[in-house]
C1' cells in the first nucleotide's frame, strides 16, 4: 500500500419566528407565562415474560413448540462459554437429540435402491456354435447414493475367504473433564446407505384470551322474538375424557333494540449512567446519581441564520444528509438504513 | 392496536403422501364462408409474489420478507 474478518458507537447541534399536543401556575371565557414532547429499529408481530379477566388454571389423552453440553435470566426458540462435524491459506463463519426401536419413501437412469442384486465382462460345465445352466461384486457402465481402502496370499474365476497396514464403528478397561466429549490400550473381521424442516421414539415446556384485557360512573330501551336442552337425565365449562359447576327456570346461540359520553387501567421500571466487587464471559451484588411522550387510534411540525459533516469547484459559491415514526409495559430475534467514527485481528506485496 | 386467511399463464382455478407445472376462457396462425360469428386443427404464453434453507430433487416442507383480504367496542 492492497484485500478482507469480527465487535462497538453516532444517527447533526444551536438560536430566532410562527404553529400543534399534554402538564403546572396565574387569570376567568379563552388568554398569559413557564417547562416537556419518537427510535435504534418506535417496524414485522416471530418468540418469551409482567399485568388483567375467564365457573377446566387439578390429572390424563390429543395437539403445539423446542432439542449437543454447562451456565446466565422473570422467562425464552435469546445470550455467554465450551464439545463434535463442515467450509475458508487465515482472521473467522456455518450446522447440531435418536436412522443399531418400528413404519414409509428413494422419481428417472441402471442388471440391481434395501433380510440386496448377474446387463456387459471373468470362470466352469454343456452346445445344434445362436446360446443355455451355474459360480463370481475384483473390472466396466448407471445414479445424488451400489454394502470399507491399498497390497499380498488364495482360487476354476473371485470375494475379509485369509493376512499385513490404514480408516471407521462396537464392546471392555484406564486416564483427563461437572458434562458434551477427548486421549490411550486391548478384543473379535464387526464394515452397519440416505431421509425425522416424513410418520415416529426419547426428553423438556405449554390452561385460554388479550389494554378493543379489565374496573367504575352516567345516558338510552321493546328486559322483545325465534331456536336448542327437561328428572338417574340435561345444560355449561372455547379439542376430548376423568372431574368440576348449575338448576326447574335457567343456560346458550341467532335475530331485533339502545348508546357512540366521562374517569381509570397509563407509565418510575426485570430503568439509564458512573464507581467498586464477584465471574473467562453472558450476567450478578452493593453504593451514588439521574428521571417529566402518554393521545381523540389524530400532537411531536415548518421556515430562516450560524456552526459541524460529505460532494463539486482554484476561489467566490452551489448542492446533499438515510431507514423510518410511540399507543399497556418490558427482554430478545428478524428485517430496513445515507453515511461517519472507534477498537481488535488476518492474508498478500513492497521498503528498512 | 389484537387475531386469522390467501398469493400458480392476461382472467378463473387444478396439481394426491415431495418426482417432467396443467385445464377452461381470452390471444395468435391456418381451414371453413362472398364476408363475419360459431365450429375444426394447431401454436405460443410460467422467476409458482420475492429471498434463503432441508432434500438427490420443493408449487408442496421450514425460516424470513412483500402484497392483498377478513374479523374483533359497550348496554340490556
Nucleotide at each position: 500500500g492492497g484485500a478482507g474478518c469480527c465487535g462497538g458507537a453516532c444517527a447533526g447541534g444551536u438560536u430566532g419566528u410562527c404553529g400543534c399536543u399534554g402538564c403546572g401556575a396565574c387569570g376567568u371565557u379563552u388568554g398569559u407565562c413557564g417547562g416537556a414532547g419518537a427510535g435504534g429499529a418506535a417496524a414485522g408481530u416471530c418468540c418469551g415474560g409482567g399485568c388483567u379477566c375467564c365457573g377446566u388454571a387439578g390429572g390424563g389423552c390429543a395437539g403445539g413448540a423446542c432439542g449437543c453440553u454447562g451456565g446466565g435470566u422473570a422467562a425464552c426458540g435469546c445470550c455467554c462459554a465450551g464439545a463434535g462435524g463442515g467450509g475458508g491459506c487465515g482472521a473467522c463463519c456455518c450446522c447440531u437429540g435418536g436412522a443399531g426401536a418400528g413404519u414409509g419413501c428413494c422419481a428417472c437412469a441402471g442388471a440391481a435402491a434395501g433380510c440386496a442384486g448377474a446387463c456387459c465382462g471373468c470362470c466352469u460345465g454343456u452346445u445344434u456354435c445362436g446360446g443355455c445352466a451355474g459360480g463370481u461384486a475384483a473390472g466396466g457402465g448407471u445414479g445424488a447414493a451400489a454394502c470399507g481402502g491399498u497390497g499380498g496370499g488364495g482360487u476354476a474365476a473371485g470375494a475379509g475367504c485369509c493376512c499385513a497396514c490404514c480408516a471407521g464403528g462396537u464392546u471392555g478397561c484406564g486416564c483427563g473433564g461437572c458434562g458434551a466429549c477427548g486421549c490411550g490400550c486391548a478384543a473379535g473381521g464387526c464394515u452397519a446407505g440416505g431421509u425425522a424442516a416424513a410418520c415416529c421414539c426419547c426428553g423438556u415446556c405449554c390452561g385460554g384470551a388479550g389494554c378493543a384485557a379489565g374496573a367504575c360512573c352516567a345516558a338510552a330501551u321493546a328486559g322483545g322474538a325465534a331456536g336448542a336442552c327437561g328428572c338417574u337425565u340435561g345444560g355449561c365449562c372455547g379439542g376430548c375424557c376423568c372431574g368440576g359447576c348449575c338448576c326447574a327456570a335457567g343456560u346458550c346461540u341467532u335475530c331485533g333494540g339502545g348508546u357512540a359520553g366521562g374517569u381509570u387501567g397509563c407509565u418510575g421500571g426485570a430503568g439509564g449512567c458512573g464507581g467498586c466487587g464477584g465471574g473467562u464471559a453472558a450476567c450478578c451484588g452493593c453504593c451514588g446519581u439521574c428521571c417529566u411522550a402518554g393521545a381523540g387510534g389524530a400532537a411531536u411540525g415548518a421556515c430562516a441564520g450560524c456552526c459541524g459533516c460529505c460532494c463539486c469547484g482554484c476561489a467566490a459559491g452551489g448542492g446533499g444528509a438515510a431507514c423510518a415514526g410511540a399507543a399497556c409495559c418490558c427482554g430478545g430475534c428478524u428485517u430496513a438504513c445515507a453515511g461517519u467514527c472507534c477498537g481488535g485481528c488476518u492474508c498478500c506485496c513492497u521498503u528498512a | 392496536g389484537c387475531c386469522g386467511g390467501c398469493g400458480u399463464a392476461g382472467c378463473u382455478c387444478a396439481a394426491c403422501u415431495g418426482g417432467c407445472a396443467g385445464a377452461g376462457c381470452a390471444g395468435c396462425u391456418g381451414a371453413u364462408u362472398u364476408g363475419u360469428a360459431a365450429u375444426c386443427a394447431g401454436c405460443a404464453g410460467g422467476u409458482u409474489g420475492c429471498g434463503g434453507g432441508u432434500u438427490c430433487g420443493a408449487g408442496u416442507c421450514c425460516c424470513a420478507u412483500c402484497g392483498c383480504c377478513g374479523g374483533c367496542u359497550c348496554c340490556a